[in-house]
Molecule: small-subunit ribosomal RNA
Organism: bacterium
């Protein structure tokens, strides 16, 4: 020393930039739901809107005169003989009242924040420029007079409010005179000080200026008054009074500094700035007036506009800051609005006055009254803010001598969870883990020790009782000690005792007793951020949402429930502020590409500035002093039971002022220095600028010659030109513009920019030298100048090119790209414009920080000289590269590194560089430059993919080369569509469509019609019942299913008796309950299986390394391969899944085995034959074929060549086979929410006398059409007939079936043989031989149809196949297009099988027979692999995306105007009132003169004048409202037109400008790379 946390969201992913949002705290709050108690606080933020009613400032009788009451004394008239009665009146005393005169107060206290951007506030000072009632201290004094006037009385006006007149009276009211200081003024002398308009002290002269009494006591001798009582004169105390001085308090004025936003407010100012004189004030001052001068303020922001009371403080923050100024405290301002003064110590006065205005009220209509921004309260406004309460008991204030009175200040109470704090709603034990709820995999889990129950407690609550602190004082009496005094009186101070008295709150706090768990829990949330999860409902609906985002049938995100989390008498929401936000960055940011360097220079103000010495001390640093109010905050201690709250003390208070000190640094000043800067001298390079002149090449045009039919142009064409002679070619001429080669990441310039040659004028730069000056420097807001192209003005010029325009093409269109023409313009002169991707997207200056290598211009070194090379050095210009920096890319002595100085600029995207305003411009337009609204992003760099009408490499029947098809016909099959009661369902580009289906007449069957059944056609369990039970024949209904019907009639086990019967149990059956069942839905909830890319060569991992990271490396590269196959290289080294191999089959050989196979040789039977011989059977044999087991063989092994000697390639030998020998099986990581819930399995949902199940019949077979896979053909390489030959692989006992017989045939009869190398299906066909046909819709082709048959089957009508006879359609080789195949392949030919009763099989799966052609090659099409490049794509090009138009909504701009408000200027009118003036003929008690009348002095009403609020008129300016219409902008799942941009985006794009066009845009000119690709040059890197 106590202090600092982050998260979500841009992407497929990453890093960065950047905005939005959240978590925190706070509140004078409001709203929603809920609500037990107490304490302390707090409560109109809006209409400074309007206010009914009550209260909020009075008091003093000890200043005064009255009124009233009581008493006392005296006592008139009158009466009485008198005593006396009587009681007017007078006087006095006491009480009371308080209207009046008078004093003090009312300027405090209380409210509010409208105004005010100001000396208003804060802070520090000044006042030598001032005042201050009451209070305190000191000094002195208070003498002698006078005249009035309220009240009152009477009269009178008025509705009232209020007056008027006459008459009387008092004072602490008013007033004359006296006296008076150290007071004031004038003149003057002197001392001290000073900040030098003076201040203070001491003196002199002159002049001027005061007063009031009251009360108490003593005393009454004397005097006065009075009838008397008594009073006065006296003394004394207190209060009051006067003058002066001082103190204190309060106030006025002045000054330094600080104090919001706006420059789209840049100039403001006439009393303005100063002076002189005067006025005015308490006082300075243009505060006011006159005169004189012409000043004053301003970029350090004047003036104007907007907003706002300021501060202590409050909230937040780590702090620095930011925001705020409610309660409390200080200051200010205001008091219905505006103006004004009066009184006073103090006001221009909240509850005073005057005037004007608006409003309200009263009125007799003539006039009057009023001001809650005091406390309550009302209306209104508003989301919203309290009682018309109690009390002066306390604190404080006013008055009073005091008692006391007054006090909505204040103290309390009431209302409001508005805030803070505290307490409670119970505590312990309690497991059958109760019931109920919820979930469930049905086992259970959870709610949950929670409840119940048992035992306690009683804060709170209810009842009863006791009962405060806050009270100090005041009064009375009696003392003690003092003071004044003559005093024991009186007054007064201190102190003591006794008595008495004071509490609104309040019978409140608090305490005690009794009772009983009794009276007391909610709110929000539960997708992530963020703590807390399930079920149901809903189905892009209803809704949620702070951001991201949830909801389209399995929603932890909506609604409800259960459960859970959080807080708790509260909890959420909304609003606002700070924080997080380093997101305005002082602390603490940036500007190459993210937003951001001015287009470039010059230079003003300003900022910053080299070495050295002295001085000063402004900054700076140290110390002291004063101040920084209290409250608050912090620390400590203490008081309420704790806390909140409150009391006491302390520290702190970063500030300001002042004094003293230091002198390093900054600054100032005076010197000096040379290194910064500049100059001189000697050299040097250059498209630097301006002017004048000159030159050649080329294009075009004109003239002439030659010459003939075309030229020109394009992808191809056409327009165009040309027989009137073009193009081509030669010669001559004209004219304008531009300067080939040289030429170069070469040069020069500040930038724009500058290119033939010569001359003239001129700027800058470099090198060398070290002669001069001596910091003269750097930067640079404003200012000024320059500034490509386009464009504008005037005048020229005009060859080529060329916006616009015209025509031709292209195209769906083509306002374009291409072509032919062509005008402005491009050129010159002068003037304007002032913008560009004006770019290195990089401001200028200085210093520092490895190198390497080019190139331009100098200088030096070496050498005898010169040149080259080489080395050194300075300036410029490139590339590579280290450290460092950077988000990365990259930069890297030419920094984007490390530092300093100055300028410019940025702060999310869009709106928008737009609008408005201003300035500039001839115009076009430029500069400056917003907001509303809207979005949750917009962006930068890099990564992995994907894609490209990008590149390069490679492969594949991918193309090409071939052969055959398909697309045309008929038919078959499938699909779409249509139809239907139903035409069941699924499959839909490749990768659905002869597919699921390897067999739909019934069945199948899932569909439709109709008829039935309901524990069910099928499974399991439970309960109950059942022996004539289960089963079940006739017979009846019915299409069947089914329903009746019941003859007959059981079985197993045990026991008893045992013929047989009885009892029990099982099975079966019946009834019922659980449940069955579903080809119902969801393949987008799933498993499994499958298709596809693709048998393509790929896909990954571990460790290491590189990168902030996504990722990369490995896997890239050089070769090679069918292959990520192998070799080599390499920050990689290895490994896995794939490839290959291992497996099956075919091909050669060997071996084993030899029946049903084979049978040569040998033997033999029978038959034929003349014979040879053949056939058949048997034996034998297994040699051969074959069968099926095992093995061999092939590996680039051998040789040559190529290649890096490798991998391998190529040729050859041998071999049956040669470079994976052919074929098959085998399918990596993954993609397509691919396919399948109708194979099966399965979550969820749905149906349950039906969506289940049974049955008959029908349908799946429909038919105008369209498509797909096929079959058969169109014929002669053929068809038909006759004859002849050769397979393989399969199948067969509910089966295949021989021979034989019947039938033209399908087939039938019959049945040998065969459970199969034995028998059968079984005939193979193409082929071969012979014959016929002869190019024709045919002897091709066979559809269609008729008739007659056969077979299967319960049954061939819908709807089977086959046979015979008859019939004999389309079709003559097939458009665009499209498909298969590279060898035993295609093509052609037949055979078999599965399914299956039969078959619609031309399908599918296999089998063999015959048996080709072609491949130059990889440009193109398609698909794929790897590398690289661009990207605005990432549901990834079937992507993204732009603008017009149309529609809806929103905010804005302009707008003829119009309305409100504010304000400037000019003028008119001019209230109240101050001031001035003179007038003052009207009025006046005090003083003077006078006996008086009257006069004077003086006052004063009235009058005049200046100023002057409101009002009026005119004219400007500003903000705002509204406005027909106009304009663009923004937003809005599925509108229209096109395709501009992103890939070379299909014409590279973009910037400025100009013209044109529905629109995006197009074109011209100049510029940029933020353009792909290829080639070349140069530079660089490596060898």
């Nucleotide at each position: 020393a106590u202090g600092g946390a982050g998260a979500g969201u841009u992407u497929g992913a990453u890093c960065c930039u950047g905005g939005c949002u959240c978590a925190g705290g706070a509140c004078g709050a409001a709203c929603g739901c809920u609500g037990g108690c107490g304490g302390c606080g707090u409560g109109c933020c809006u209409a400074a809107u309007a206010c009914a009613u009550g209260c909020a400032a009075g008091u003093c009788g000890a200043g005064c005169g009255g009124g009233c009451c009581a008493g006392a004394a005296c006592g008139a008239a009158g009466g009485g003989c008198a005593a006396c009665c009587g009681g007017a009146g007078u006087u006095c005393u006491g009480g009371u009242u308080u209207a009046g005169c008078g004093g003090c107060g009312c300027a405090c206290g209380g409210g509010u924040g409208a105004g005010u951007a100001a000396c208003g506030c804060g802070u520090a000072g000044g006042u030598a420029a001032u005042c201050u009632a009451c209070u305190c201290c000191g000094a002195a004094g208070a003498c002698c007079g006078g005249g009035a006037u309220a009240a009152c009385a009477c009269c009178u006006c008025g509705a009232a409010a209020g007056g008027g007149g006459u008459g009387c009276u008092a004072a602490u009211a008013c007033u004359g005179g006296a006296u008076a200081c150290g007071c004031u003024c004038u003149u003057u002398c002197u001392c001290u000080c000073g900040a030098c308009g003076g201040a203070g002290g001491g003196g002199a002269a002159g002049a001027g200026g005061a007063a009031a009494g009251g009360u108490g006591g003593c005393g009454u001798a004397a005097g006065g008054c009075g009838c008397a009582a008594g009073c006065c004169u006296g003394c004394u105390a207190c209060c009051a009074c006067u003058u002066c001085g001082g103190a204190a308090u309060g106030a006025g004025c002045c000054u330094g500094c600080g104090u919001c936003c706006u420059a789209u407010u840049a100039g403001c100012u006439a009393g303005u700035u100063g002076g002189u004189a005067g006025g005015g004030u308490a006082a300075u001052g243009g505060c006011c007036u006159a005169c004189c001068a012409a000043g004053g303020c301003u970029a350090u922001g004047a003036u104007g506009g907007g907003u706002a009371g300021c501060u202590g403080g409050u909230c937040u923050g780590a702090g620095a800051g930011g925001a705020c100024g409610g309660u409390c405290a200080g200051c200010c301002a205001c008091a219905c609005u505006g103006g004004g003064a009066c009184u006073g110590a103090g006001a221009c006065a909240c509850g005073g006055c005057c005037c004007a205005g608006a409003c309200u009220c009263c009125u007799a209509c003539g006039g009057g009254a009023g001001g809650c921004a005091g406390c309550a309260g009302u209306a209104g406004g508003g989301a919203a803010u309290a009682u018309u309460g109690g009390g002066c008991a306390a604190u404080g204030g006013g008055c009073g001598a005091a008692a006391g009175c007054c006090u909505g200040a204040c103290c309390c109470a009431g209302c409001g969870a508005c805030g803070c704090c505290g307490c409670g709603u119970g505590g312990g034990c309690g497991a059958u883990g109760a019931a109920g709820g919820u979930c469930u995999u049905u086992g259970g889990a959870u709610u949950g020790u929670a409840a119940a129950g048992c035992c306690c407690u009683u804060u709170u609550c209810a009842g009863g009782g006791a009962g405060a602190c806050g009270a100090a004082g005041g009064g009375a009496u009696c003392g003690u000690c003092g003071g004044g005094a003559a005093a024991u009186a009186c007054c007064u101070g201190a102190u003591g005792a006794u008595c008495u008295u004071u509490g609104a709150c309040g019978g409140u706090a608090u305490c005690c007793c009794u009772g009983g768990a009794a009276u007391a829990a909610g709110c929000c949330c539960c997708g992530g951020c963020u703590a807390a999860c399930u079920a149901c409902g809903u189905g892009c609906c209803a809704g949620c949402a702070g951001c991201c985002g949830c909801g389209g049938u399995a929603a932890u995100a909506c609604g409800u429930a259960g459960g859970g989390g959080g807080c708790g008498a509260g909890c959420g929401u909304u609003g606002u502020c700070c924080g997080g936000a380093a997101u305005u960055a002082c602390u603490g940011g940036g500007c190459g590409u993210a937003a951001a360097g001015g287009g470039c220079g010059u230079g003003u103000a300003g900022g910053c500035g080299g070495g050295u010495g002295g001085c000063c001390a402004a900054g700076u640093c140290g110390g002291g002093u004063g101040u920084g109010a209290a409250a608050g905050g912090c620390c400590c201690c203490g008081g309420c039971u704790c806390a909140a709250c409150c009391g006491g003390g302390g520290a702190g208070a970063u500030g300001c002022a002042u004094c003293c000190g230091a002198a390093a640094c900054u600054g100032g000043u005076c010197g000096u220095c040379u290194u910064g800067a500049g100059g001189g001298c000697a050299g040097g390079a250059g498209a630097g600028g301006g002017g004048a002149g000159u030159g050649g090449a080329a294009u075009u045009c004109c003239c002439g010659g030659u010459g003939u039919a075309g030229c020109g142009g394009u992808g191809a064409a056409a327009u165009g030109c040309g027989u009137a002679g073009a193009u081509a070619u030669c010669g001559g001429g004209a004219g304008g513009a531009a300067c080939a080669c040289c030429a170069g990441u070469g040069g020069c310039g500040a930038a724009g920019g500058c290119g033939a040659c010569u001359c003239c004028c001129u700027g800058g730069c470099c090198u060398g030298u070290a002669c001069c000056u001596g910091a003269c420097g750097c930067u640079g807001a404003g200012g000024c100048g320059c500034g490509a192209a386009a464009g504008c003005g005037u005048g020229g010029g005009g060859a080529g090119c060329a916006a616009a325009c015209a025509g031709g093409a292209u195209u769906a269109g083509a306002u374009a790209c291409c072509c032919u023409g062509g005008u402005a313009g491009u050129c010159c002169a002068c003037g304007c414009u002032g913008u560009a991707a004006a770019c290195g997207a990089u401001g200028g200056g200085c210093g520092c920080u490895a190198g390497g290598u080019g190139u331009g211009g100098g200088a030096g070194g070496u050498a005898c000289c010169g040149a080259c090379c080489c080395c050194u050095u300075c300036c410029g210009u490139g590339c590579c590269g280290c450290a460092g920096c950077u988000a990365a890319c990259g930069c890297a002595u030419u920094a984007a590194g490390c530092g300093c100085c100055c300028c410019g600029c940025c702060u999310g995207g869009g709106g928008a560089g737009u609008a408005c305003g201003g300035c500039c411009g001839c115009a076009a337009g430029g500069c400056u430059g917003a907001a509303a609204c809207u979005c949750a992003a917009a962006g930068g760099a890099a990564u992995u993919g994907a894609c490209g009408g990008g590149g390069g490499c490679c492969c594949g029947c991918a193309c090409a080369a071939g052969c055959g098809g398909u697309g045309g016909a008929g038919c078959a099959u499938g699909u779409g569509g249509u139809u239907u009661a139903a035409u069941u369902c699924g499959a839909u580009g490749c990768a659905a469509c002869g597919c699921g289906a390897a067999g739909a007449a019934c069945c199948u069957u899932a569909c439709c019609u109709g008829g039935g059944c309901u524990u069910g056609a099928c499974a399991u369990g439970c309960u109950g019942g059942u022996g004539g039970u289960a089963g079940g024949a006739a017979c009846c209904c019915g299409a069947a299913a089914g329903g009746g019907g019941g003859a007959c009639g059981a079985c197993c086990c045990c026991g008893g008796c045992u013929u047989g019967c009885c009892g029990g149990g099982g099975a079966g059956c019946c009834a019922g309950c659980a449940c069955a069942g579903g080809u119902g839905c969801u393949g987008c909830a799933u498993g499994g299986c499958u298709g596809u890319c693709g048998u393509c060569a790929g896909c990954u991992c571990g460790u290491g390394u590189c990168g902030u990271g996504a990722g990369a490396u490995g896997u890239u590269g050089g070769g090679u391969u069918a292959a990520g196959u192998c070799c080599c290289g390499c920050a990689a080294c290895g490994a896995g899944c794939g490839c290959a191999a291992c497996c099956c089959u075919c091909g050669u050989c060997c071996u084993u085995a030899g029946u049903u196979g084979c049978u040569a040789a040998c033997g033999u039977u029978g038959c034929c034959g003349a014979a040879a011989g053949g056939c058949u059977g048997c034996g034998u044999g297994c040699a051969c074929u074959c069968u099926a087991g095992g093995g061999a063989g092939a590996c680039c092994g051998c040789c040559g060549g190529c290649g890096a000697u490798a991998a391998g390639c190529u040729g050859g030998a041998g071999g049956a086979a040669g470079g994976u020998g052919g074929g098959g099986a085998u399918g990596a990581c993954g993609u397509c929410a691919a396919g399948u819930c109708c194979u099966c399995a399965u979550g969820g949902c749905c149906c349950u006398u039906a969506u289940g199940u049974c049955c008959c019949g029908g349908g799946c077979u429909a038919c105008a059409c369209a498509c797909a896979c096929g079959c058969u053909a169109c014929a002669a390489u053929g068809g038909c007939c006759u004859g002849a030959a050769c397979a393989a692989a399969g199948g067969g006992u509910u089966g295949c079936a021989a021979g034989a017989c019947c039938g033209c045939g399908a087939g039938g009869u019959g049945g040998a043989g065969c459970u199969a190398a034995u028998c059968c299906c079984a005939a193979a066909a193409a082929u071969c031989a012979g014959g016929c046909c002869u190019c024709a819709g045919u002897u091709c082709a066979g559809a269609u149809u008729g008739c007659a048959g056969g077979c299967u089957g319960c049954a061939a009508c819908u709807c089977g196949c086959c046979u015979g006879c008859a019939u004999g359609a389309a079709g003559a080789c097939g458009g665009a297009g499209u498909u298969g195949c590279u060898a035993g392949u295609a093509a052609c030919c037949g055979c078999a099988g599965g399914u299956c009763a039969g078959c619609u099989a031309u399908a599918c799966u296999g089998c063999g027979g015959u048996g080709a052609a072609u491949a130059c090659g990889u440009u193109c099409u398609c698909g794929g692999g790897g590398c690289u490049u661009g990207u605005a794509c990432a549901c990834a090009c079937c992507g993204c995306c732009c603008g017009u138009c149309a529609a809806a909504c929103c905010a804005c701009c302009c707008g003829a105007g119009u309305c409100u408000a504010g304000u400037g200027c000019a003028c008119c009118c001019g209230a109240a009132g101050u001031c001035a003036c003179c007038u003052c003929a009207c009025c006046c008690a005090a003083c003077c003169c006078g006996u008086a009348a009257g006069g004077g002095a003086g006052g004063a009403a009235g009058g005049u004048g200046c100023c002057g609020a409101a009002g009026g008129u005119g004219u400007g300016c500003u903000c705002g409202g509204u406005g027909a219409g106009g304009g663009g902008g923004g937003u809005u799942a599925a509108g229209u037109c096109g395709u501009a941009a992103c890939a070379a985006g299909g014409u590279a794009g973009c910037c400025g400008u100009a013209c044109g066009g529905g629109a995006a845009c197009g074109u011209g000119c100049g510029g940029c790379u933020g353009g792909a690709u290829c080639a070349c040059c140069u530079c660089c890197u490596u060898u």